[in-house]
The RNA shown here (Bacterial RNase P class A) has 397 nucleotides and comes from Puniceibacterium sp. Its Rfam family is "Bacterial RNase P class A". It is annotated as a ribozyme. The prediction has a mean pLDDT of 76.
RNA sequence: GCGGAGGGCUGGAUGGCCGCGACGGGGGCAACCCUGUCGAGGAAAGUCCGGACUCCCUGAAGCAACGGUGCCGGGUAACGCCCGGGCAGGGCAACCUGACGGACAGCGCCACAGAAAACAGACUGCCCGUGUCUGACACGGGUGAGGGUGAAACGGUGGGGCAAGAGCCCACCGGGGGGCUGGCAACAGCGCCCGCAUGGCAAGCCCCACCGGGAGCAAUGCCAAAUAGGGACCCCGCGCGGGGCUGAUCCCUUCGGGGAUAUCGCCGCAGGGCCGCUUCAGCCCGAGGGGUCCGGGUUGGCAGCUUGAGCGGCGCAGCAAUGUGUCGCCGAGAGGAAUGGUCAUCGCCUCCGGUUCGCCGGGGGUACAGAAUCCGGCUUACAGGCCCUCCGCGCAA
Numbered sequence: 001g002c003g004g005a006g007g008g009c010u011g012g013a014u015g016g017c018c019g020c021g022a023c024g025g026g027g028g029c030a031a032c033c034c035u036g037u038c039g040a041g042g043a044a045a046g047u048c049c050g051g052a053c054u055c056c057c058u059g060a061a062g063c064a065a066c067g068g069u070g071c072c073g074g075g076u077a078a079c080g081c082c083c084g085g086g087c088a089g090g091g092c093a094a095c096c097u098g099a100c101g102g103a104c105a106g107c108g109c110c111a112c113a114g115a116a117a118a119c120a121g122a123c124u125g126c127c128c129g130u131g132u133c134u135g136a137c138a139c140g141g142g143u144g145a146g147g148g149u150g151a152a153a154c155g156g157u158g159g160g161g162c163a164a165g166a167g168c169c170c171a172c173c174g175g176g177g178g179g180c181u182g183g184c185a186a187c188a189g190c191g192c193c194c195g196c197a198u199g200g201c202a203a204g205c206c207c208c209a210c211c212g213g214g215a216g217c218a219a220u221g222c223c224a225a226a227u228a229g230g231g232a233c234c235c236c237g238c239g240c241g242g243g244g245c246u247g248a249u250c251c252c253u254u255c256g257g258g259g260a261u262a263u264c265g266c267c268g269c270a271g272g273g274c275c276g277c278u279u280c281a282g283c284c285c286g287a288g289g290g291g292u293c294c295g296g297g298u299u300g301g302c303a304g305c306u307u308g309a310g311c312g313g314c315g316c317a318g319c320a321a322u323g324u325g326u327c328g329c330c331g332a333g334a335g336g337a338a339u340g341g342u343c344a345u346c347g348c349c350u351c352c353g354g355u356u357c358g359c360c361g362g363g364g365g366u367a368c369a370g371a372a373u374c375c376g377g378c379u380u381a382c383a384g385g386c387c388c389u390c391c392g393c394g395c396a397a
Base pairs, nucleotide, nucleotide: 001393002392003391004390005389006388007387008386009385010384012346013345014344015343016342017341018340020039021038022037023036024035025034026033027032041368045379046378048377049376050375051374052373053216054215055214056213058281059280060279061278062277063276066212067211068210069209070208071085072084073083074082075081086100087098088097089096090095101207102206106205107204108201109200110199123147124146125143126142127141128140129139130138131137155173156172157171158170159169160168175194176193177192179190180189181188182187220303221302222301223300230294231293232292233291234290235289236288239269240268241267242266247264248261249260250259251258252257271285272284273283274282310329311328312327313326314325315324316323317322347366348365349364350363351362352361353360354359
């Protein structure tokens, strides 16, 4: 100097005029006026994860269904995120990616081509024998090294051996088993033994381990106002006993009271329900429980609403993520939805022309994009500018 990789920051500025929202202060009976401070993001986006918070399901435990994650260790409120490490793949490398547990628990799939696609098989071929002296050809036996087909053909390379071949034998690689060493671990390294041997797909169903209620700020709470505590239909179920206690009803009465009630009130039981199932508990009913359809009122106001698992500096611990101590800061809270319009100057980028190489003049451009309960992430979009670290190539000293 060129090319590449990882990370961080920024992504317009200033002034004048007019106009917005919140909070504070002042004035005013009020409407409102004056003034101070603040006023979209790194992604506010996607709604993909995890939560805080709110309400609902009667509570506890177990199981099931359904869903999610998937190497090891750590971080975190938590996660499918982040950090560190391992292995595999890509890359000369810096680095990047990984849907990274299990294929002897079971089921399923591997089209076409090919002889044959799971415990297979002989298309072409090689060797031996016979028919025939040779050749072609035919038959029988042996074989699976070479070739072909295919994404993949039941180990690879080399040597020996054989009639020709084959782990048939040997060396190495590879595979299976097992031991030692290092490491918290995933794993790595080094020996030993071995019949020298049983494909792939689980981002097919599945098995295993771990995790998980639902809905969501249009949650929810309060106030005000209004209406019809509305109507129709269907399904399941509607049983037994007590007793007079006076709440109720009836009878009689000598007015002291007595009797009855098949169910009015009360009590108990069977039974039904609140749950996907079960156990325990609790509650409701003891006559209720469930479903479908039609119809009416309310669309107003206030809160929730922004001080947070918050941000920044420094120190300590840690490889780091992060934690901790201390100091400092308060950065929108709208409510159909505010932060804008206009003028001027400048900044940055790019093109053209000129140049005394300092720069001058002119033209064009200036990204992605707008909060709505709030956080931690991931993913996607982004003109341009700046900084740090690392890798490769070339050159010079």
The organism belongs to Puniceibacterium, within Bacteria.